[in-house]
Predicted 3D model of a 1499-nucleotide RNA (small-subunit ribosomal RNA) from an uncultured bacterium. Model confidence (mean pLDDT): 84 of 100. Rfam family: Bacterial small subunit ribosomal RNA. Gene Ontology terms of the family: structural constituent of ribosome and ribosome. RNAcentral holds the sequence, with entries from Greengenes.
RNA sequence: GAGUUUGAUCCUGGCUCAGGACGAACGCUGGCGGCGUGGAUUAGGCAUGCAAGUCGAGCGAUAUCUACCUUCGGGUAGUGAAAGCGGCGAACGGGUGAGUAACACGUGAACAACCUGCCCUCACAUUCCGGAUAAUAGAUCGAAAGGUCUUGUAAUACGGGCGAGGAUUCUCCUUUGGCAUCUUGGGAGAAGGGAAGGCUGGGGAUUUAUCUCUGGCCGUGCGAGGAGGGGUUCGCGGAUUAUCAGGUAGUUGGUGGGGUAACGGCCUACCAAGCCGACGACGAUUAGCUGGUCUGAGAGGAUGGUCAGCCACACUGGGACUGAGACACUGCCCAGACUCCUACGGGAGGCUGCAGUCGAGAAUCUUGCACAAUGUACGAAAGUAUGAUGCAGCGACGCCGCGUGAAGGAUGAAGGCCCUUGGGUCGUAAACUUCUUUUAUGUGGGAAGAAUCAAUGACGGUACCGCAUGAAUAAGCCACGGCUAACUACGUGCCAGCAGCCGCGGUAAUACGUAGGUGGCAAGCGUUGUCCGGAUUUACUGGGCGUAAAGAGUAUGUAGGCGGAUGUUUAAGUAGAAAGUGAAAGGUUGGAGCUUAACUCCAACACUGCUUCCUAUACUGGAUAUCUUGAGUGCCGGAGAGGAAAGCGGAACGACACGUGUAGCGGUGAAAUGCGUUGAUAUGUGUCGGAACACCAAUGGCGAAGGCAGCUUUCUGGACGGAGCCGCAAGGCUUAAAACUGACGCUGAGAUACGAAAGCCGAGGGAGCGAACAGGAUUAGAUACCCUGGUAGUCUCGGCCCUAAACGAUGUUCACUAGGUGUCGGGGGGUAACCUCCGGUGCCGCAGCUAACGCAUUAAGUGAACCGCCUGGGGACUACGGCCGCAAGGUUGAAACUCAAAGGAAUUGGCGGGGGACCGCACAAGCGGUGGAGCAUGUGGCUUAAUUCGAUGCAACGCGAAGAACCUUACCAGGGCUUGACAUGGAACUGCAAGCGGUAGAAAUAUCGUCGCCUUCGAGGGUGUUCCACAGGUGGUGCAUGGCUGUCGUCAGCUCGUGUUGUGAAAUGUUGGGUUAAGUCCCGCAACGAGCGCAACCCUCAUUGUCUGUUGCCAGCGAGUAAUGUCGGGAACUCGGACGAAACUGCCUCUGUAAGGAGGAGGAAGGUGGGGAUGACGUCAAGUCAUCAUGCCCCUUACGCCCUGGGCUGCACACAUGCUACAAUGGCCGGUACAAAGGGUUGCUAACCCGCGAGGGCAUGCUAAUCUCAAAAAACCGGUCUCAGUUCGGAUUGAGGUCUGCAACUCGACCUCAUGAAGUCGGAAUCGCUAGUAAACGCCGGUCAGCAAUACGGCGUUGAAUACGUUCCCGGUCCUUGCACACACCGCCCGUCACGCCACGAAAGUUGGUUCUGCCCGAAACCGCCGCGCUAACCGCAAGGAAGCAAGCGUCUAAGGUAGGGCCGAUGAUUGGGACGAAGUCGUAACAAGGUAGCCGUA
Repeated sequence: GAGUUUGAUCCUGGCUCAGGACGAACGCUGGCGGCGUGGAUUAGGCAUGCAAGUCGAGCGAUAUCUACCUUCGGGUAGUGAAAGCGGCGAACGGGUGAGUAACACGUGAACAACCUGCCCUCACAUUCCGGAUAAUAGAUCGAAAGGUCUUGUAAUACGGGCGAGGAUUCUCCUUUGGCAUCUUGGGAGAAGGGAAGGCUGGGGAUUUAUCUCUGGCCGUGCGAGGAGGGGUUCGCGGAUUAUCAGGUAGUUGGUGGGGUAACGGCCUACCAAGCCGACGACGAUUAGCUGGUCUGAGAGGAUGGUCAGCCACACUGGGACUGAGACACUGCCCAGACUCCUACGGGAGGCUGCAGUCGAGAAUCUUGCACAAUGUACGAAAGUAUGAUGCAGCGACGCCGCGUGAAGGAUGAAGGCCCUUGGGUCGUAAACUUCUUUUAUGUGGGAAGAAUCAAUGACGGUACCGCAUGAAUAAGCCACGGCUAACUACGUGCCAGCAGCCGCGGUAAUACGUAGGUGGCAAGCGUUGUCCGGAUUUACUGGGCGUAAAGAGUAUGUAGGCGGAUGUUUAAGUAGAAAGUGAAAGGUUGGAGCUUAACUCCAACACUGCUUCCUAUACUGGAUAUCUUGAGUGCCGGAGAGGAAAGCGGAACGACACGUGUAGCGGUGAAAUGCGUUGAUAUGUGUCGGAACACCAAUGGCGAAGGCAGCUUUCUGGACGGAGCCGCAAGGCUUAAAACUGACGCUGAGAUACGAAAGCCGAGGGAGCGAACAGGAUUAGAUACCCUGGUAGUCUCGGCCCUAAACGAUGUUCACUAGGUGUCGGGGGGUAACCUCCGGUGCCGCAGCUAACGCAUUAAGUGAACCGCCUGGGGACUACGGCCGCAAGGUUGAAACUCAAAGGAAUUGGCGGGGGACCGCACAAGCGGUGGAGCAUGUGGCUUAAUUCGAUGCAACGCGAAGAACCUUACCAGGGCUUGACAUGGAACUGCAAGCGGUAGAAAUAUCGUCGCCUUCGAGGGUGUUCCACAGGUGGUGCAUGGCUGUCGUCAGCUCGUGUUGUGAAAUGUUGGGUUAAGUCCCGCAACGAGCGCAACCCUCAUUGUCUGUUGCCAGCGAGUAAUGUCGGGAACUCGGACGAAACUGCCUCUGUAAGGAGGAGGAAGGUGGGGAUGACGUCAAGUCAUCAUGCCCCUUACGCCCUGGGCUGCACACAUGCUACAAUGGCCGGUACAAAGGGUUGCUAACCCGCGAGGGCAUGCUAAUCUCAAAAAACCGGUCUCAGUUCGGAUUGAGGUCUGCAACUCGACCUCAUGAAGUCGGAAUCGCUAGUAAACGCCGGUCAGCAAUACGGCGUUGAAUACGUUCCCGGUCCUUGCACACACCGCCCGUCACGCCACGAAAGUUGGUUCUGCCCGAAACCGCCGCGCUAACCGCAAGGAAGCAAGCGUCUAAGGUAGGGCCGAUGAUUGGGACGAAGUCGUAACAAGGUAGCCGUA
């Protein structure tokens, strides 16, 4: 920096990613070289080999070989293996990190408290004696390891003596320095202590054995100094944990003694009782420390492998010896575990050296070469040794470098993939042409590293150089939804799978798998793990706490932190200068060397630190002196539910007694339980009781908080307020006294006190209220809400508890920063109004702050001081442990596991059994229906071979269907066809078709006969057959789609541009005040405009004018008829058509700012005049793949096509929509009127004739203002019926007909006769309608051969009632409010139960580790003690002595045993809660007034 909480936003906050790194591992892949690096786990066990020897110039003896001599036994000289005595080394080098939280490490000091082999410098010395012993040889024990005895010898081995300059120690005198113990120099005296020779020269003497003089080198001894090394002490620094708070008896100190190289309780005896600890002792857990390394801008964080320094360890534990140095990796002793050998008696061993092996593990190499170099040990040296080291090997483990070719090359080849079929892409990529040879291979030459005259190279015939062949020998891995560079196809179908986070996958997946392509890196690429970063997400740099996590319930106060003014002093902090140190390597910069780089070398710097010293003195600190402004004391004054105790009061309530009085009272939404005729309720009087204190009363007052309220008294705490005049000043005056102290302060970890209610204990009290409980209701249930009762409790005293949403969700204190307006207490001025000051308590508001809301002198602003607290949600106000409590419980307070969020504020919606305003046949007021009956139609269900399919709340159900007998038809059964019933193209063949007739068949179909085209003469067109492409599908998906449609809704809404406001989502506009049918208009306004909607424009109806008059009309004129505009004619009227006019709140009155409203006039029509068409942005994954179109999928001798028959009409039933009725406002019969709008040539059909009728016959007119369907019907007039299942009603059924049609059986309509069912106005519920409307009446049309039409769409005729009004039901609009909803209340969401799985707690116990205490036993070893045994050196003539060794004893003590504790784990029948888990059960707690407001504490 990004992703992720939301519909969107801002914030808080976690999770995740991109970067770098690694001693890594795993997967796929793998050409070369250089430099590095490689057992991180079992400090598990180890076979085998090697890893520490060396010196003959310390010593004796001596095998072999050579030479010489020989008395032949052998000797001498040289060489020199193995072993021994002796010296030095073995304490280094190498490994590991178990232990260790410590002076272990780092850093800086100190040692006046120390040691130091080898090395260097200086000085002196190096003398005289002695006794052994190993080796050897012999004997002997033992399996072995290993011993014993005898013999015998040397030394630079061992022992003794002499010696004393210096050194050491003691005493005395003197002297220097030091903080001190003390010390430097000088002088005097005393004491004790030392050596080893070897090699090699030159002389001399000599008996050739030796002696002596003088050198050199190496060694030895006593000293002095140095260098390097070591030891000890101290300051400071670096882990976690307080759910470890007290620890400690050698403990702390002293004195004496011992011990050490040295100080010291290091050890011991005695004495004292100290010492450490909240600045974290003691304990627990973890850990080697550092230079450095990784990361980071830095500060930091993490880490300590390789390299380097230090430490610790060496099978585990203990111990010392030797030595300059060890308590010793390849030394010793003991104990233990383990392994091995064994003749069972005993022995041996220690790879955390180099290789190697087993085991465990995700995982880590060769049983290599060489001492050539560097270094180490020994040696005089040559040299020897060296798994240190130098090299090589193995491993892409890491870093670095190189290569896998270069240039040209378009028919853009083939092939792959995609495709809209045109093409695109891999792609100049390949092929092909030309070239090069790094690398690999072969071959020839060939180093430096060697230091030195020469010789000497493991690496190594290596690096490097030359030549040769030939593009020849050499590319993979991961990714491609976003973060994050890179996209398509196919397969799959919530499957298989992916996934770092968000999330993909349920038939069109750029997210799975594969392919093509693309991107990235490249001999590697990914994954996993770990660390830092990003993360300012522990915040020193650099965060927060009103509501997001977070202020302790409140106060007092200890330690601590911080602290007013003015001097003086000091110099701890602070600042500056200088010096020492800060190892090397590493780092940075600049150079240099390997062909470059990595790597290595050189130089400079850095190493931010510590120490010493000098200087400065502003600030902080220390010391001291002073001051008054902070703080406090004193005095006066008033205010107050401040606290405690005692007393008093009235109202109300209940009980009791009596009186009056009678049937109810009480209670609720409505009731009931309850009380009452034994007299309630009501009412009056009296008595008693307990609790609480109406009005005043408030936004008021007091208190630290909790909290405090009738009145009076007593005691008592705190807060608040308190002047003027004169004078320059000092001061003075008035006054109640204007005084006093002098930083005494702020905060406050622990601590202490107080702390509502509930609760607990004891003793009282108990009127009312009232958990629990009982009853009555409510309810599906009702362990609730409501009602009737009612116990604890509520009250008092005493003692506990100690928690609350203990809240201003805001710690305390101080200072500063605009105002306005209330109120409480006090003061000052003023006659008053009012002004002003101090202290409290509210509201509004500026700057500023804030994520926003908001806060704003009572801060959440600006600063200072101190304390408390927070670090994702859940688990968890939990568990375990501690402390407190009588208990309930409180306080402190985790983890496993799990999620990717949880959360705050604000925004837009939606919703509310929230509020306000308004509208609608929404209710109300009316009229008529439905729901009951019969029938029709549709649907569900059932049935069926099939009852084709779709439509399903409103918005499916007389819907698609404006018409299923066949057809339709999609369904079923059966019979058939396969380029097909239909289209296009190609190839081949073809005079083959249709029609008509015959035969078979249910038909499709098959077959026979008949008939039989044009032509440019090309088999050209056309037709048919065969084959190939293909056709075809009412098969699937309306949740892949287009189009069309429904619905909210003809509701008044839905938006945009610019501007403005806001961090932003958004807001404003569109809200407000009016008005309207209307976001219609007006006014106002940070808005100004605009668009889609509304309205208007369109059609129609109502009035009228002009024009036009046929098929329409007929007033006037004429003609004619039985009659009729029938005819001439007319153009007035009706009517038809076209074009106009007319209505605009225009006029008047009232009202209003306006828009507008109310009323009126005129008018055919009046306030959108009636009706229609017209349907904004959008919603419902609404409906339709079966109108049509269409993607994808599916079928292809069938899911296609043809045919016959059947079905879609099936019937116990349920629903929906209708028709007809139930009758007298009627039925029937007769008579007689008045429409409009439509249809008609495959048609409508007049008139006439026949039939009761449906209809038939004949025939006329009309392609229609001409003819026709056509009769309108209710109405009206007259008659009849007389309240009944009827002269109502017409279902059902029988019989006979008519018509259509190929055909009326399933399954048509109609007619006639006969039959004459239910039904007497319809339960709960429910629908339509506000005027030419409802209701009633008929007429017409489409579809159609006919018709199930009572449907649907139109037309006219007759023609009402009612609307007080908006409380309620339903739907909608606007504003506002709440919200935990946003799939938007058909939302969200809680708890029990049931099931599965996971981790955790408890648990009788069981088991392991660790640690402590007491006691027992007690190895080795040191030390001490020590008559008995043993002994060469010294003394002694000897005996013996001295001394030593061994044994014994003691202290101490490892391991072990025993008893009892602490802590930490593992496990445990059972049990407890918790987390998680697409569709389980029960309810409905919360979110809206969530339907009883919610929440906190308690029982």